Source information: This is a predicted structure of a 146-nucleotide RNA (SAM riboswitch aptamer (S box leader)) from Bacillales bacterium UBA6259. The coordinates come from a structure-prediction model, not an experiment, and the mean pLDDT is 75.
RNA sequence: CUCUUAUCCCGAGCAGACUGAGGGACAGGCCCUAUGACGUCCGGCAACCAUUAUUGAUGAACAGCUAUUACAUAAUCUUUUGCUGCUAUUCAUGAAUAAUAAGGUGCUAACCUGUGAGAAUGGUAUUAUCAUUCUAAAGAUAAGAG
Numbered sequence: 001c002u003c004u005u006a007u008c009c010c011g012a013g014c015a016g017a018c019u020g021a022g023g024g025a026c027a028g029g030c031c032c033u034a035u036g037a038c039g040u041c042c043g044g045c046a047a048c049c050a051u052u053a054u055u056g057a058u059g060a061a062c063a064g065c066u067a068u069u070a071c072a073u074a075a076u077c078u079u080u081u082g083c084u085g086c087u088a089u090u091c092a093u094g095a096a097u098a099a100u101a102a103g104g105u106g107c108u109a110a111c112c113u114g115u116g117a118g119a120a121u122g123g124u125a126u127u128a129u130c131a132u133u134c135u136a137a138a139g140a141u142a143a144g145a146g
Base pairs, nucleotide, nucleotide: 001146002145003144004143005142006141007140008139013042016041017040018039022032023031024030026116027115029113043108044107045106048104049103050100051099052098053097054096055095057093058092059091060090061089062085063084064083065082067080070078117135118134119133120132121131122130123129124128
């Protein structure tokens, strides 16, 4: 950088420290901003990855029990069928729930700041405009792959 999946109306210092002029991805609006933006550090939020526990699913192996065929018998072992996992159990995969915040990220004005392409409904009104809803695009973040 590209692709896939998921999420984007919750939350987090309008009294922290440094710095000092722009910032909110893009367009045009609308906002924030010397009552200090953006950024860095600290603090905080959240729970994507992660860790732990429980539950149930699938597969494999193992074990227990029942029935039964065959060889054979004094008996066991072995073969076949079904059920279970109950001190007669593990492993792998993926799932749900709960907890944690040490680790990898992330976030910490405004719904992703509203609109951007298309469709539907309704109002004004006459092909324009406004409102609502849905889908898409663009963007951000995480996880995975290249």